[in-house]
RNA sequence: CCCCGAUACUGGCAAACCCACGGCGACGUGGGGACGCAAAGCCAUGGAUCUCCGAGCCCGUUGGAGACCGCCAGGCCGCCGAA
Numbered sequence: 001c002c003c004c005g006a007u008a009c010u011g012g013c014a015a016a017c018c019c020a021c022g023g024c025g026a027c028g029u030g031g032g033g034a035c036g037c038a039a040a041g042c043c044a045u046g047g048a049u050c051u052c053c054g055a056g057c058c059c060g061u062u063g064g065a066g067a068c069c070g071c072c073a074g075g076c077c078g079c080c081g082a083a
Stems, first nucleotide, its partner, number of pairs: 004081002012037002017032006035070001041076003045073003049067007
């Protein structure tokens, strides 16, 4: 340094839900709160899922604009050091 991930060490993040605010909406931000997480740090690059608008259609397709990384994959960076 790389791989790897312990009943290790220092710690970190924060699901659902509640309150407030923003948004047509998916959802986001702050506070509370912990289901969990070795990247649950960052990136919307490819899929998946979701929202809005339009067309087509007759029960399902398509175009545009968005949301989401704690859905999967990919990229970038990072703490510790047992086997």

c-di-GMP-I riboswitch aptamer from a Planctomycetota bacterium, 83 nucleotides, folded computationally.
It was read from a public genome assembly, where an Rfam model found it.
Its mean pLDDT, the model's own confidence on a scale to 100, is 86.